Record summary:
A computed fold for a 96-nucleotide RNA from uncultured Angelakisella sp., annotated as SAM riboswitch aptamer (S box leader). Lineage of the source: Bacteria > Bacillota > Eubacteriales > Oscillospiraceae > Angelakisella. RNAcentral holds the sequence, with entries from MGnify. Model confidence (mean pLDDT): 87 of 100.

[in-house]
RNA sequence: UCUUAUCAAGAGCGGUGGAGGGAACAGGCCCUGCGAAGCCCGGCAACCUGCCUAUGGCAAGGUGCUAAAUCCUGCGGAGAGAUCCGGGAGAUGAGA
Repeated sequence: UCUUAUCAAGAGCGGUGGAGGGAACAGGCCCUGCGAAGCCCGGCAACCUGCCUAUGGCAAGGUGCUAAAUCCUGCGGAGAGAUCCGGGAGAUGAGA
């Protein structure tokens, strides 16, 4: 980089750390000294994986995740509107 699946569920009142964080840009809106990011531990889930009595179930080794829909919008369409549908971008897994 390409292909493909998923992205409204779920997960701490812990330790450490000290000022930022929510991918990037823009606009919003939020979280944060009642302690941000990062790290450790704990936890969630079940894509790959293993096993079985196999449209399913169990386990949890490899990833992943652990505020808010991927926090929302950005492009196109429908609608009087609230809003809905699709796309783009992104994230994660598996494969190339």